[in-house]
This record gives sequence, C1' cells and structure tokens, in this order.
RNA sequence: GCCAUUCUAGCUCAGUUGGUAGAGCAACGCACUCGUAACGCGUAGGUCAUCGGUUCGACUCCGAUGGAUGGCU
Repeated sequence: GCCAUUCUAGCUCAGUUGGUAGAGCAACGCACUCGUAACGCGUAGGUCAUCGGUUCGACUCCGAUGGAUGGCU
C1' cells in the first nucleotide's frame, strides 16, 4: 500500500428481508438473614464510532472518515 471482517449500556454480546433498542454479568435500592455472601424482586444506565445521503421512517441500506482484528504484498 491492497483486501476482508468488525464498531450497540461499565464489560461480553443479541437485535428476525427498514417500523417504539434488549439479555447476561457488573452498579444501585428493597426483601431475606443475628450479620455477610448467595438466592428473589425492582431501578438506573445508550447522541447504536463520526459525518453525510436514500426513505414517510435508518442500529439496519449507500458513501466518506476514524478505530480494532485478520490476511496479502
């Protein structure tokens, strides 16, 4: 330098041919307990990497830029 894949909650990841963004763990609160942990119930947490385009409508489609991983030279 070229090619491919990938970027979603603090972390690991889903998201069904474009129609209101979710789970597990972690955090916080409550309950339980003599107390703690575990278990149970609940709460909060997201400019979906950035910018632009298409569309009535974009995490999803298209383009550019940036990051990560792998391959080739």
This is a predicted structure of a 73-nucleotide RNA (transfer RNA) from a Minisyncoccota bacterium. Model confidence (mean pLDDT): 81 of 100. Its Rfam family is "tRNA". Its family is annotated with triplet codon-amino acid adaptor activity in the Gene Ontology. By type it is a transfer RNA.